[in-house]
Molecule: c-di-GMP-I riboswitch aptamer
RNA sequence: AUAUGAUAAGGGCAAACCUGUUGAAAAACAGGGACGCAAAGCUAGAGGAUCUAAGGUAUGAAACUAUGAUAGCCAGCUGCCGUA
Repeated sequence: AUAUGAUAAGGGCAAACCUGUUGAAAAACAGGGACGCAAAGCUAGAGGAUCUAAGGUAUGAAACUAUGAUAGCCAGCUGCCGUA
């Protein structure tokens, strides 16, 4: 440097759910809690996808729309330890 996660050490993160707060919602944050994760670290200020639709457009009603979210959907970037 490249490939890789069988084994090992030190460890790290924390789904659902519950409580509180914020928010129009999606969702986020804090505490509890562990389903899982070798990138569950960072990036949504510009790749795709998904969720929401306050405002806007339209309407008889449906509906459409991101400037709001998701990195634990893929992706991009960076990185610890072990092995080859």